[in-house]
RNA sequence: GCUACUGUAGCUCAGUCGGUAGAGCAUCUCAUUCGUAAUGAGAGGGUCGUAGGUUCGAUUCCUAUCAGUAGCU
Numbered sequence: 001g002c003u004a005c006u007g008u009a010g011c012u013c014a015g016u017c018g019g020u021a022g023a024g025c026a027u028c029u030c031a032u033u034c035g036u037a038a039u040g041a042g043a044g045g046g047u048c049g050u051a052g053g054u055u056c057g058a059u060u061c062c063u064a065u066c067a068g069u070a071g072c073u
Stems, first nucleotide, its partner, number of pairs: 001072007010025004019056001027043005049065005
């Protein structure tokens, strides 16, 4: 330098053909317990890497760019 893939909650990841985003763990609250842990119930937490474009509408499609990983040279 070229090619491919990945980027979504604090962490690990879903979300497939465009219709206003979820799970597990973690955190907080409540219940249970003499108390803790475990268990059960609930809550908070995300402008989907960034910037544009298409569209009535974009995490999803197109372009550019940034970061990371792998391969080639």
Molecule: transfer RNA
Organism: Acidaminococcaceae bacterium